Small-subunit ribosomal RNA, 5' domain from an uncultured delta proteobacterium, 467 nucleotides, folded computationally. Its mean pLDDT, the model's own confidence on a scale to 100, is 82.
Context: one part of a larger RNA
């Protein structure tokens, strides 16, 4: 260090967790909401009310959440440009919100080959007319808006015209290897015209020119999501982009538009392709790189938990309802900080154990006694903040207070030199060690056990990367 491996393990805090297969995915949830836009209906029941449900209709499904395959490029950093451009929602200001008409869905009604077919219905859905600042104009003119509802105050609609925020486009400069890639290039480079677009712009067509790139390395290969950061160092570098912030990219694979303010669009369509799943063989469904979990592959990486209390987000006028975002708990010594395994006094230096020159030496105040403490723990009361009135999942949790009793709580590596720490017995070039030198063939401080020592400690080694 995102580690993993042995061997060990008492507690909290704060954080990490599939680096491999952009392999398949069983289930559940992850995106809805509005009845204060409409129709029509079902239960309860009493005219009214309450609770719902289908469908039209509005916002929202372009955020938030994965992932990093591709991508060496305006993809990203930076610093600028847009008199070339777009913004729903909001927030100022001005003006308007006139008159019409035609369908339509589900329910219902009727037929019916049970496929559907007729029929009847409303809107803030459609559509035509006036008008107006606008907008184009060849200055005649053309064009082109509006929706209404309810509790009556309010929330909407249309246009314009600023701003605010979010985005496109464009440029200067920047940051990987190979030259055992050295010449590429034909919409290619320029013009004119046109077409498209929100915008410029061979973007895209026609026609005309022959142009453009290149040793300051084009074109190729090949690797690779960029940055702030992070790791290391004195530091100038060097390596990296996990967790968090910004940006890009993708959503079984490859294409492709629709709709919309915004997508070519993860849980939206359409087509082709693999692949998997039902079937009555007529035909149909599907897409976790969301959140858990599964099977795989791997050295190795969590729970099919809980709550919307908070923060945020979509919908609503509110009340609310959705939210696997998020906020929290589970699990794991994965880190990193912290805390504890007691303290104190106690020599006849006891027993046991290891050495021994058999005198004794050490283990060693260490044990045992004795006298305290209560950190942790375990019971028992009590008990937050986090929440401006109301609402707490965490959680009866953190904290506090009382009892209790030293009780449940130390390993790991290593001692031949580098490098801190030494005897003894086993073995006998064996059986082992090992990061370099080396050790072992009978007295091994070196192998493998023991006493003791050293050095780190809920850790310790070993491996693996990098400085």
């Nucleotide at each position: 260090c995102g580690a993993a491996c042995g061997c060990u393990u008492g507690c909290g805090g704060c954080g990490g967790g599939c680096u491999u297969a952009a392999c398949a995915c069983a289930u559940g949830c992850a995106a809805g909401u509005c009845g204060a836009a409409u129709g029509c209906u079902u239960a309860g029941u009493u005219u009214a009310c309450u609770a719902g449900g289908c469908a039209u209709g509005g916002c929202g499904g372009a955020c938030g959440g994965g992932u990093g395959a591709g991508u060496a490029a305006c993809a990203c950093g930076u610093a600028g440009g847009u008199c070339a451009c777009g913004u729903a929602c909001c927030c100022u200001a001005u003006a308007g919100u006139c008159a019409c008409g035609a369908a339509u869905a589900a329910a219902c009604a009727c037929c019916u080959u049970c496929g559907g077919g007729u029929g009847a219905u409303a809107a803030u859905a459609c559509g035509c007319g006036a008008u107006a600042u606008g907008c184009c104009u060849u200055c005649g003119g053309g064009u082109g808006a509006a929706a209404g509802a309810u509790u009556u105050a309010u929330c909407g609609c249309u246009a314009u015209a600023g701003g605010a925020u979010c985005g496109g486009c464009c440029u200067g400069c920047g940051g990987c290897c190979c030259a055992u890639u050295a010449g590429c290039u034909u919409g290619u480079u320029g013009g004119u015209g046109a077409g498209g677009u929100a915008a410029c712009g061979g973007c895209u067509c026609a026609c005309c020119a022959a142009g453009g790139c290149u040793a300051c390395g084009a074109u190729g290969g090949g690797u690779a999501g960029c940055u702030g950061g992070u790791c290391u160092g004195a530091g100038a570098g060097g390596a990296u982009g996990a967790u968090c912030a910004g940006c890009c990219a993708c959503a079984c694979u490859g294409g492709g538009a629709c709709u919309g303010a915004g997508a070519c669009a993860c849980g939206g369509c359409c087509c082709a392709g693999a692949c998997u799943c039902c079937u009555a063989c007529g035909g149909g469904a599907g897409g976790c790189a969301g959140c858990a979990g599964u099977g795989g592959g791997g050295a190795a990486u969590a729970u099919u938990g809980g709550a919307c209390a908070a923060u945020g987000g979509g919908g609503g006028a509110a009340a609310c309802c959705c939210u696997g975002a998020u906020c929290c708990a589970g699990c794991u010594a994965c880190g990193c900080c912290g805390c504890g395994u007691g303290a104190g006094u106690g020599a006849u230096g006891a027993a046991g154990g290891c050495c021994u020159u058999c005198g004794g030496g050490u283990u060693g105040u260490a044990a045992a006694a004795c006298u305290c403490u209560g950190u942790c723990g375990u019971a028992a009361g009590g008990g937050a903040a986090g929440a401006u009135a109301a609402u707490g999942a965490c959680g009866g949790u953190a904290c506090c207070u009382u009892a209790c009793a030293a009780g449940a709580a130390a390993g790991c590596a290593c001692c031949g030199g580098c490098u801190a720490a030494c005897u003894c017995c086993g073995u006998g070039c064996c059986a082992g060690c090992a990061g370099c030198c080396g050790c072992g063939g009978u007295a091994a401080u070196a192998c493998g056990g023991a006493g003791g020592g050293u050095g780190c400690a809920a850790g310790c080694g070993u491996u693996g990367c990098u400085c």